[in-house]
Context: one part of a larger RNA
RNA sequence: CUGGGCGUAAAGGGCGCGUAGGCGGCGCAUCAAGUCGGGCGUGAAAGCCCCGGGCUCAACCUGGGAACUGCGUUCGAGACUGGUGUGCUGGAGUUCGGGAGAGGAGAGUGGAAUUCCCAGUGUAGAGGUGAAAUUCGUAGAUAUUGGGAAGAACACCAAUGGCGAAGGCAGCUCUCUGGACCGAUACUGACGCUGAGGCGCGAAAGCGUGGGGAGCAAACAGGAUUAGAUACCCUGGUAGUCCACGCCGUAAACGAUGAAUGCUAGACGUUGGGACCCCUAGGGUUUCAGUGUCGCCGCUAACGCAUGAAGCAUUCCGCCUGGGGAGUACGGCCGCAAGGUUAAAACUC
Numbered sequence: 001c002u003g004g005g006c007g008u009a010a011a012g013g014g015c016g017c018g019u020a021g022g023c024g025g026c027g028c029a030u031c032a033a034g035u036c037g038g039g040c041g042u043g044a045a046a047g048c049c050c051c052g053g054g055c056u057c058a059a060c061c062u063g064g065g066a067a068c069u070g071c072g073u074u075c076g077a078g079a080c081u082g083g084u085g086u087g088c089u090g091g092a093g094u095u096c097g098g099g100a101g102a103g104g105a106g107a108g109u110g111g112a113a114u115u116c117c118c119a120g121u122g123u124a125g126a127g128g129u130g131a132a133a134u135u136c137g138u139a140g141a142u143a144u145u146g147g148g149a150a151g152a153a154c155a156c157c158a159a160u161g162g163c164g165a166a167g168g169c170a171g172c173u174c175u176c177u178g179g180a181c182c183g184a185u186a187c188u189g190a191c192g193c194u195g196a197g198g199c200g201c202g203a204a205a206g207c208g209u210g211g212g213g214a215g216c217a218a219a220c221a222g223g224a225u226u227a228g229a230u231a232c233c234c235u236g237g238u239a240g241u242c243c244a245c246g247c248c249g250u251a252a253a254c255g256a257u258g259a260a261u262g263c264u265a266g267a268c269g270u271u272g273g274g275a276c277c278c279c280u281a282g283g284g285u286u287u288c289a290g291u292g293u294c295g296c297c298g299c300u301a302a303c304g305c306a307u308g309a310a311g312c313a314u315u316c317c318g319c320c321u322g323g324g325g326a327g328u329a330c331g332g333c334c335g336c337a338a339g340g341u342u343a344a345a346a347c348u349c
Base pairs, nucleotide, nucleotide: 003321004320005319006318007303008302012317014201015200016199017198021194022193023192025088026087027086028085029084030083031082033081034080035077036076037075038074039073040072041071042070049065050064051063052062053061054060091191092188093187094186095184096183097182098181103177104176105175106174107173108172109171110154114150115149116148117147118146119145120144121143125136126135162169163168206247207246208245209244210243211242215241216240220236221235222234223233258316259315260314261313262312263311266294267293268292269291270290271289272288273287274286275285276284277283278282298305299304322349323348324347331342332341333340334339
């Protein structure tokens, strides 16, 4: 440089915003950089290739030709790419009118449950298990009634449902705020897609400082089980789980499926919006946007995917190239640390 690939065999970056770059809708005019054609110059000789010749042949030597796919210059072409100018509305966006939503942030607030505390009733057990024991209880437990405190999570609704770029988001109310969808006509006029670096977001666990601590619960202790039991089961129980601020930057961060656009049979659900009809308890038809199940063509090694493609195509990015060694060592960068990221080789099969 190139080939073949990336749902499950190795391989889609955790996700977004966006720089450079790459790629980019329709019409007209123009330029002629790319592109295409012709001419000229150059492209040393030798070598390679072709046709001949000379050593008895060959190697070797030698004549001629072709070739040297290139570069420069000049004349021309104008479809395509590109530049410039001008226009268009289908891509993209703006405006207006709607309705949906656990989208985000802050503040407030509610009930159930749990534990603890106080008081009443009440008496010998309670708890726990496969069975037990550790444990709690006559200093009155468990149970039950009333009162109080605290922290955390929000049963039913609830969905095969909704929202978000992903991580993720769920009691209720208010304030601030992002995005998407539908409908309408008006406006801008390609303003677009992707995106190496970069920047930001990023579950859980973990770390720092200060709070908080009901329940749960690594570690730890005890009781069981067992040949043993550093476990599974039980009784306790500290970090942590919660809040504020700051780090960490990982994951089966999964749809194990990058983003964007167009095209390619259908059937049946469901969520949000619109149109039309029956005529209104509601139902039917249809159309956008989402989310599911099944199923042609096609694809696939098969499984399966199948208009939300893993089909048919285009653009851009990331990544793979036998197993182990190894996501390791060394070095760099980042981090308080834990560690993260980038990332080999020897050797071996």
The part of an RNA shown here (small-subunit ribosomal RNA, central domain) has 349 nucleotides and comes from uncultured Allostella sp. The source organism's lineage runs through Bacteria, Pseudomonadati, Pseudomonadota, Rhodospirillales and Allostella.